[in-house]
RNA sequence: GCGGGUGUAGCUCAACGGUAGAGCCUCGCCCUUCCAUGGCGAUGACGGGGGUUCGACUCCCCUCACCCGCU
Numbered sequence: 001g002c003g004g005g006u007g008u009a010g011c012u013c014a015a016c017g018g019u020a021g022a023g024c025c026u027c028g029c030c031c032u033u034c035c036a037u038g039g040c041g042a043u044g045a046c047g048g049g050g051g052u053u054c055g056a057c058u059c060c061c062c063u064c065a066c067c068c069g070c071u
Stems, first nucleotide, its partner, number of pairs: 001070007010024004018054001026042005047063005
């Protein structure tokens, strides 16, 4: 230099163009004499910029970070 892959919550992962979810973590309440377990609830995210579209995590372009391969 060229090609490919990944990027979503604090962490691990989903989401076939139509309200962004789950598990773990954290916090609150219930339960318990207390703790643990269990139940209910809350907080919190689409790497960045642009385009297509009525509508984009999703499709296209550029770019950033990491990983793999080639040179």
This is a predicted structure of a 71-nucleotide RNA (transfer RNA) from a Nitriliruptorales bacterium.
The sequence is in RNAcentral, with records from ENA.